[in-house]
Context: one part of a larger RNA
């Protein structure tokens, strides 16, 4: 390299939009690069190879053949690949209706808590644990009532629900914007898949620079625990937790499962449509569970939402450890991050 693979054993890029490439429907007619076929040249000899001869044999040697699967050239074919025209609609997409959602952003509004502040009542505690203590509290705490004022974050509904390509997305309402289902079948007429670079989002934590800062709460300080406790556990409490611009570009970013697109038994819930002629129901399309059959799996499971049978296309992956490490290089304010080894030694 041929070939095997990628839930879990090494392996699916964190996810999208996409160049370049790569694959690409149904019919009709051209064409003949690929393709196939036949002829012509060429395609040194030696070497092998098959015959035959020649050294007493054999090695060796002569000799004649095929072959030299190549290149080129000139007929012939038209299935399939390519390619030129034409035409079709079922793939893609647009119209038109209907109804759907915690989908984005950007504004306004609520209330319950929670913690401060001010006062009213009230009088010795409270608070925390396993047990304390440290901590608050006669300068009147805690509990309670009234009023005020901050931030954050939305109890019930709520659900194998819902929506969004992944991060994710939940108080109520308003502008903006995206987008999927269904039914129709008017329109275009393969316009289609995947996608090396690149582009762009991308949880918490984190970083800049300016707001805010109620609760929580890394660092840090006490108190305990303990042989010791740089920890669990209590009291505090800074960055951080929120908002605004910018950065950064990683996660068990998982369904540990790439994307498309077709073809394979059925049972049951569920969501958003639509159909009916029986409606307590059947029937269809998309979605989201659960059991499963054949099949597939090492099993354990997967099983129309495949891990089955197949096409296309991108990623990856080849023993452990060394090591996701040096070193280079590329990006970042840093802090990191991509790319990514070898000696060594089992």
């Nucleotide at each position: 390299u041929u070939g095997g693979g990628u839930u879990u054993a090494a392996a699916g890029g964190g996810a999208g939009c996409g160049u370049a490439g790569g694959c690409c429907g149904g019919c009709c007619u051209g064409u003949a690069a690929g393709c196939g076929u036949g002829c012509u040249g060429u395609g040194a000899a030696a070497u092998g190879u098959a015959g035959a001869c020649g050294c007493u044999c054999a090695a060796c040697g002569u000799c004649u053949a095929a072959a030299u699967u190549g290149c080129a050239g000139c007929g012939c074919g038209a299935a399939c690949u390519g390619u030129g025209g034409g035409u079709c609609u079922u793939g893609a997409g647009u119209g038109c209706g209907c109804a759907g959602g915690a989908a984005g952003u950007u504004g306004g509004c609520g209330g319950a808590a929670u913690u401060c502040g001010u006062u009213g009542u009230g009088u010795a505690g409270c608070g925390g644990u396993g047990a304390a203590a440290u901590g608050c509290u006669u300068a009147g705490a805690u509990a309670u009532g009234a009023c005020g004022a901050a931030g954050a974050a939305c109890u019930c509904c709520g659900a194998u629900u819902g929506c969004g390509a992944a991060g994710g997305c939940a108080g109520c309402u308003g502008a903006c914007u995206g987008u999927a289902g269904c039914g129709u079948a008017a329109c275009u007429g393969a316009c289609g898949c995947u996608g090396a670079a690149g582009c762009u989002c991308g949880a918490a934590a984190g970083u800049g620079c300016g707001g805010g800062u109620a609760u929580c709460g890394a660092a840090c300080a006490g108190g305990a625990u303990u042989a010791g406790a740089u920890a669990c556990c209590c009291u505090g409490g800074u960055a951080g937790u929120c908002c605004g611009c910018a950065c950064g570009g990683u996660a068990a970013a998982c369904g540990a499962u790439g994307g498309a697109u077709g073809c394979u038994c059925g049972c049951u819930g569920u969501u958003g449509g639509c159909c009916u002629g029986u409606a307590c129901a059947g029937g269809u399309c998309a979605g989201u569970g659960g059991c499963u059959u054949a099949g597939c799996g090492a099993a354990a499971g997967c099983g129309u939402u495949a891990a089955g049978c197949a096409u296309c296309c991108c990623a990856c992956c080849u023993g452990g450890g060394g090591a996701g490490u040096a070193c280079g290089c590329c990006g970042g304010c840093a802090a990191c991050g991509g790319u990514g080894a070898a000696a060594c030694u089992c």
Background: The part of an RNA shown here (small-subunit ribosomal RNA, central domain) has 346 nucleotides and comes from an uncultured bacterium. Its Rfam family is "Bacterial small subunit ribosomal RNA". Rfam links the family to the GO terms ribosome and structural constituent of ribosome.